[in-house]
Context: one part of a larger RNA
Molecule: small-subunit ribosomal RNA, 3' major domain
Organism: uncultured bacterium
RNA sequence: UGACGGGGGCCCGCACAAGCGGAGGAACAUGUGGUUUAAUUCGAUGAUACGCGAGGAACCUUACCCGGGCUUGAAUUGCAGCUGCAUGGGGCAGAGAUGUCCCUUCCCUUCGGGGCUGCUGUGAAGGUGCUGCAUGGUUGUCGUCAGCUCGUGCCGUGAGGUGUCGGCUUAAGUGCCAUAACGAGCGCAACCCUUGCUGUCAGUUGCCAUCAGGUAGAGCUGGGCACUCUGGCGGGACUGCCAUCGCAAGAUGUGAGGAAGGUGGGGAUGACGUCAAAUCAGCACGGCCCUUACGUCCGGGGCUACACACGUGUUACAAUGGGGAGUACAGAAAGCCGCUUCAUGGCGACAUGAGGCCAAUCAUGAAAGCUCCUCUCAGUUCGGACUGGAGUCUGCAACCCGACUCCACGAAGCUGGAUUCGCUAGUAAUCGCGCAUCAGCCAUGGCGCGGUGAAUACGUUCCCGGGCCUUGCACU
Numbered sequence: 001u002g003a004c005g006g007g008g009g010c011c012c013g014c015a016c017a018a019g020c021g022g023a024g025g026a027a028c029a030u031g032u033g034g035u036u037u038a039a040u041u042c043g044a045u046g047a048u049a050c051g052c053g054a055g056g057a058a059c060c061u062u063a064c065c066c067g068g069g070c071u072u073g074a075a076u077u078g079c080a081g082c083u084g085c086a087u088g089g090g091g092c093a094g095a096g097a098u099g100u101c102c103c104u105u106c107c108c109u110u111c112g113g114g115g116c117u118g119c120u121g122u123g124a125a126g127g128u129g130c131u132g133c134a135u136g137g138u139u140g141u142c143g144u145c146a147g148c149u150c151g152u153g154c155c156g157u158g159a160g161g162u163g164u165c166g167g168c169u170u171a172a173g174u175g176c177c178a179u180a181a182c183g184a185g186c187g188c189a190a191c192c193c194u195u196g197c198u199g200u201c202a203g204u205u206g207c208c209a210u211c212a213g214g215u216a217g218a219g220c221u222g223g224g225c226a227c228u229c230u231g232g233c234g235g236g237a238c239u240g241c242c243a244u245c246g247c248a249a250g251a252u253g254u255g256a257g258g259a260a261g262g263u264g265g266g267g268a269u270g271a272c273g274u275c276a277a278a279u280c281a282g283c284a285c286g287g288c289c290c291u292u293a294c295g296u297c298c299g300g301g302g303c304u305a306c307a308c309a310c311g312u313g314u315u316a317c318a319a320u321g322g323g324g325a326g327u328a329c330a331g332a333a334a335g336c337c338g339c340u341u342c343a344u345g346g347c348g349a350c351a352u353g354a355g356g357c358c359a360a361u362c363a364u365g366a367a368a369g370c371u372c373c374u375c376u377c378a379g380u381u382c383g384g385a386c387u388g389g390a391g392u393c394u395g396c397a398a399c400c401c402g403a404c405u406c407c408a409c410g411a412a413g414c415u416g417g418a419u420u421c422g423c424u425a426g427u428a429a430u431c432g433c434g435c436a437u438c439a440g441c442c443a444u445g446g447c448g449c450g451g452u453g454a455a456u457a458c459g460u461u462c463c464c465g466g467g468c469c470u471u472g473c474a475c476u
Stems, first nucleotide, its partner, number of pairs: 002475001004472002007470007015460002019423005026315008034306002042053002064301007076124007084116001088103006106115003126290002129288003135284002137279003140275001142273001147186006153162003166177003192267004197235007206225002211222003238261001241255001242253004317416001321375007335362001338357008382413001387408007429452007
């Protein structure tokens, strides 16, 4: 100087408290450990691994196992030589890769050759093999915490200190005052995106607002940009005004005005560094290792196993509910190998046919909600696992191992021990909708979108984490 203290002081954070809803008990989904296995590929392991890499494991993927093949090799390319094949169609053998047979069979040319394909030889190959403790790049975490430093000066023999301390203040090393310091840099804030109000400009969406036509009804048609909306450019919020406190910075208010008030809400943005943190399996790369195999092609299997243990979720245990009938209102996205209205068939998943849309033009519609009926507290008209049968769709192919539909079956479960998690407002809770990946899908996951919409915060004694000052110190 730091680190540490079951030392002290000040301060902050869903850290506690006050509340609301969960997890831990059940069934299932998923990940992990363990065990098993020919293989159950590999990585991630307190917080900071465990619905994580994986934003799609039936084949492929695929890296693993078994078996069958190849060795300049599956891909790219240089040189030399040879060739006119290759592709396409078909037959046979085979699990296929592949082997073999038949048919078809190059182009340009200045005739020197060139292009393309295949073969042979040779040089580069190839490796998801090892080392993240050799690395780049990227990422997590402390933490969006308010800190981390430098130049000159001054102090100290020196390590170093000062500045960065003190008082007040702030979300903030944010400012003000004071001051052997004076300034500066990286962070904070602001500049960026979005949302909330408004002006203007522009109208193949919107409107009967206005005029006309028209319909069972409908912006349906002519017409028009007023409004809504879409999208550019502006305005607007600054403690600016008032009052009180204060030297100031600033704080307070049932304050005014205002769509919005004190950082308006949300996002992006992550200082110096810490954990030899994570990743050689995204990629790149040093070193080491394999080279008729640790490379590569193919068929099948495995990654989906199952005495068990844990994490994360979904569905429930019911009446604030279940079932039936009727009826209303979104936003954001994607769409041609696609999204699909309509008609017909089917109880249904879906099939067939005729159309619309490369989309503000078509599809286009939510559920909880509201109204009525029923069930009357039961393992039930709760709950839906598991199982049997019959089907639909995708796809060469659903046995291992897909999703969905219908009928039947109807398990555990009556609110969950110790313990533990999230959340302070359009939040929690609850309700549905969409997208990426994708042939299909094990999505209850991830990322978004809107609908309905709370309770509570006295306070900082205590638990956890953090910041500043100070003190002790057997550590540095």